Molecule: transfer RNA
Organism: Marchantia polymorpha subsp. ruderalis
RNA sequence: GCCGCCCUAGCUCAGUUGGUAGAGCGCAAGGCUCUUAACCUUGUGCUCGGUGAUUCGAGGUCCCCGGGCGGCG
Numbered sequence: 001g002c003c004g005c006c007c008u009a010g011c012u013c014a015g016u017u018g019g020u021a022g023a024g025c026g027c028a029a030g031g032c033u034c035u036u037a038a039c040c041u042u043g044u045g046c047u048c049g050g051u052g053a054u055u056c057g058a059g060g061u062c063c064c065c066g067g068g069c070g071g072c073g
Base pairs, nucleotide, nucleotide: 001072002071003070004069005068006067007066010025011024012023013022019056026044027043028042029041030040031039049065050064052062053061
């Protein structure tokens, strides 16, 4: 230098054909227990790496930029 993939909640990850975002873990409160852990209940959360474009509408499409991983030279 060229090519490909990834970036969504505190963490690990889903998210279909574009229709307005979820799970598990965690965290908080309560229950249970002599207490802790475990278990049960409820709650708590992300406007999606950044900017712009297309569209009635973008996490998903397109341009540019940033970060990470791999391959080729």